[in-house]
Model confidence (mean pLDDT): 83 of 100. Small-subunit ribosomal RNA, 5' domain from an uncultured bacterium, 510 nucleotides, folded computationally. Rfam family: Bacterial small subunit ribosomal RNA. The full RNA is in RNAcentral, with records from ENA, Greengenes and SILVA.
Context: one part of a larger RNA
RNA sequence: GGACGAACGCUGGCGGCGUGCCUAACACAUGCAAGUCGAACGGGGUAUCACAGUAGUAUUACUGGAAGUACCUAGUGGCGAACGGGUGAGUAACACGUGAGCAACCAACCCCAAAGUCAGGGAUAACACCGGGAAACCGAUGCUAAUACCAGAUACCUUCUCGGACUCACCUGAGACCAAGAAGAAAGAUUUAUCGCUUUGGGACGGGCUCGCGGCCUAUCAGCUAGUUGGUGAGGUAACGGCUCACCAAGGCGUCGACGGGUAGCUGGUCUGAGAGGACGAUCAGCCACACUGGGACUGAGACACGGCCCAGACUCCUACGGGGGGGCAACAGUUGGGGAAUAUUGCGCAAUGGGCGAAAGCCUGACGCAGCAACGCCGCGUGGAGGAUGAAGGCUCUUGGGUUGUAAACUCCUUUCAGCAGGGAAGAAAUUGACGGUACCUGCAGAAGAAGCCCCGGCCCAACUACGUGCCAGCAGCCGCGGUAAGACGUAGGGGGCAAGCGUUGUCC
Numbered sequence: 001g002g003a004c005g006a007a008c009g010c011u012g013g014c015g016g017c018g019u020g021c022c023u024a025a026c027a028c029a030u031g032c033a034a035g036u037c038g039a040a041c042g043g044g045g046u047a048u049c050a051c052a053g054u055a056g057u058a059u060u061a062c063u064g065g066a067a068g069u070a071c072c073u074a075g076u077g078g079c080g081a082a083c084g085g086g087u088g089a090g091u092a093a094c095a096c097g098u099g100a101g102c103a104a105c106c107a108a109c110c111c112c113a114a115a116g117u118c119a120g121g122g123a124u125a126a127c128a129c130c131g132g133g134a135a136a137c138c139g140a141u142g143c144u145a146a147u148a149c150c151a152g153a154u155a156c157c158u159u160c161u162c163g164g165a166c167u168c169a170c171c172u173g174a175g176a177c178c179a180a181g182a183a184g185a186a187a188g189a190u191u192u193a194u195c196g197c198u199u200u201g202g203g204a205c206g207g208g209c210u211c212g213c214g215g216c217c218u219a220u221c222a223g224c225u226a227g228u229u230g231g232u233g234a235g236g237u238a239a240c241g242g243c244u245c246a247c248c249a250a251g252g253c254g255u256c257g258a259c260g261g262g263u264a265g266c267u268g269g270u271c272u273g274a275g276a277g278g279a280c281g282a283u284c285a286g287c288c289a290c291a292c293u294g295g296g297a298c299u300g301a302g303a304c305a306c307g308g309c310c311c312a313g314a315c316u317c318c319u320a321c322g323g324g325g326g327g328g329c330a331a332c333a334g335u336u337g338g339g340g341a342a343u344a345u346u347g348c349g350c351a352a353u354g355g356g357c358g359a360a361a362g363c364c365u366g367a368c369g370c371a372g373c374a375a376c377g378c379c380g381c382g383u384g385g386a387g388g389a390u391g392a393a394g395g396c397u398c399u400u401g402g403g404u405u406g407u408a409a410a411c412u413c414c415u416u417u418c419a420g421c422a423g424g425g426a427a428g429a430a431a432u433u434g435a436c437g438g439u440a441c442c443u444g445c446a447g448a449a450g451a452a453g454c455c456c457c458g459g460c461c462c463a464a465c466u467a468c469g470u471g472c473c474a475g476c477a478g479c480c481g482c483g484g485u486a487a488g489a490c491g492u493a494g495g496g497g498g499c500a501a502g503c504g505u506u507g508u509c510c
């Protein structure tokens, strides 16, 4: 000098764009953050209504009400909930980055292609009724549906076994053909045009596994290791593999730093620097890990699952105290919270972009888009312009002549950015849909009007000097050093210098 997710002191006009718990991965009241589909299914409800009954001469009113229609929906079922959002605790590791490999793999939704969608069965929730419980909720009996569940048929096809012969690869093997045997499917809905369902092959998106290389400190850590290293066999997995197990062998790693300890999410990047390098890893983007702490599996194409389940623990809440029950903000806000030098609103909207479901209309979406707060940062603008000497007054100084503040002010003429008031008023949306927002922007009006501070002035380093007060006191100070009676270094004033809606200080990095 530059930089900052900064803080502190003094000060503070406006706008645009960003950024905002770095500390306690501390505890959390309250609200919201993941639903959707009635075009899968049986019920239930509301409305309408043929009709019936009662009252009435009638219009009509009331009660009941089949089928149908419209709407709503607790439950069964499907898809989603594994995305999106948060955090950085753990992790020195194939976690990450980069480059390869899988002849050892998976793959819901989507796309392409081929073939099929035949014919059956038994349940169960809802519901009804009974019971237990304070509640959460649970149990018994009876009824019922499906794109829920289960056996059967068929098999272009797929898998497995055996045989034949071919191509490729070479560490295992891979692919295609022929023949025989065994095993394996399906679901319907509606507005009749579609959407689905099953099997298989291929693709795309995504994921899994393996390996080479790369990136912290410590030797005041020198030896480490028993599923340890390898083999055979088996189990397990989507898949290879000590991944797991039985048996066998005795190996494997290490001064090119094993093992141990400390620290740490990694990267694209960010800051600095001429570069080499050094430091860092907020915001944004990619990957990983985690979701009160520890462990476990279930469901599923996908999880060992933040707003799912089970067990244990700590904490906390309810309770009718019983062997009971509920909870998990590192989602968005928020708290008389707590910690801290320190970090925001319990806001608006799904209008846009994106996501889930749905045939669609649409519903949901604290993702997101906006608004609010904060000079926290960067950038831009303003706080007026021109003229104006009797160089006014006042202040300061003084050798009492003056000098300086100083064209500065007053005064004259002018302008109106920004802010203010009034009128008009968007784009963002293809359409009837705009939170932002009567916002941006445009026009008009009034008036210099509403808008300047902070630090410094002994030297280094540096531009800027006098007076008074104080008297080694009070104080200053990054270093040198100032202050003990004329202090350019303390305090105040005048003057001056620098930067400016900021200016200084502190901290950290280069």
Base pairs, nucleotide, nucleotide: 001510002509003508004507006506007505008504009503010502013381014380015379016378017377018376019374020373021339026337027335028334030333031332035079036078037077040076041075043073044072045071046070047069048068051064052063053062054061055060086290087289088288096214097213098212099211100210101209102208105207106206110203111202112201113200114199115198116197117196118152120150121149127142128141130139131138132137157184158183159182160181161180163178164177166175167174168173188195189194190193216262217261218260223253224252225251228250229249230248231247232246233245234244235243265287266286267285268284269280270279271278272277292313293312294311295310296309315327316326317325318324345371347370348369349368353367354365355364356363357362384414385413386412387411394405395404396403397402418450420445421444422443423442424441428436453499454498455497456496457495458480459479460478465494466493467492468491469490475482476481